[in-house]
RNA sequence: CGUUUAUCACGAGCGGUGGAGGGACAGGCCCUGCGAAACCGCGGCAACCGGCCACGGCACGGUGCCAAUGCCUGAACGAUGAGCU
Numbered sequence: 001c002g003u004u005u006a007u008c009a010c011g012a013g014c015g016g017u018g019g020a021g022g023g024a025c026a027g028g029c030c031c032u033g034c035g036a037a038a039c040c041g042c043g044g045c046a047a048c049c050g051g052c053c054a055c056g057g058c059a060c061g062g063u064g065c066c067a068a069u070g071c072c073u074g075a076a077c078g079a080u081g082a083g084c085u
Base pairs, nucleotide, nucleotide: 002084003083004082005081006080007079008078013042014041015040016039017038021031022030023029025074026073027072028071043066044065045064048062049061050060051058052057053056070077
């Protein structure tokens, strides 16, 4: 990269660096110098895989996530987890 499958209306932010973008894409509609993206620190949410306890929990490890229903609409479009080639 491709592919299979589950989930995507719940939930959870502060600080530092940084400086103009961001919300995948198109059209909307929004967020943003009262500081965007990105990176770092700390904190938190959740419970997919592992682990432990024992069938439902814990949140220890691996991911993930922390404006708005995946922001809305569209497209067999995307994201994340777990597996497979």
Record summary
This is a predicted structure of an 85-nucleotide RNA (SAM riboswitch aptamer (S box leader)) from an Acidimicrobiia bacterium. It matches the Rfam family "SAM riboswitch aptamer (S box leader)". Rfam's curators write: The SAM riboswitch is found upstream of a number of genes which code for proteins involved in methionine or cysteine biosynthesis in Gram-positive bacteria. The SAM riboswitch acts at the level of transcription termination control. The sequence was found by an Rfam model in a public genome assembly. Of the family's consensus pairs, 93% are formed in the model.